[in-house]
RNA sequence: GGGGCCAUAGGGUAGCCUGGUAUCCUACAAGACUGGGGGUCUUGUGACCGGCGUUCAAAUCGCCGUGGCCCCA
Numbered sequence: 001g002g003g004g005c006c007a008u009a010g011g012g013u014a015g016c017c018u019g020g021u022a023u024c025c026u027a028c029a030a031g032a033c034u035g036g037g038g039g040u041c042u043u044g045u046g047a048c049c050g051g052c053g054u055u056c057a058a059a060u061c062g063c064c065g066u067g068g069c070c071c072c073a
Stems, first nucleotide, its partner, number of pairs: 001072007010026003020056001027045007049065005
């Protein structure tokens, strides 16, 4: 210098190809059961790496960046 893959709640992860309510586990908070703890159950909180573009609509498609891993030179 060239190319490929990846980036989603505090942590892990599905969804991306084929655009249309962002999934689940964990964590945390409240409540119920319990004398208390533990445990179980219910409810709730919290996320798409940044910018621009395409579109009625973008986590998803395009371009330019940032960061990580790998390959070629």
Molecule: transfer RNA
Organism: Methanotrichaceae archaeon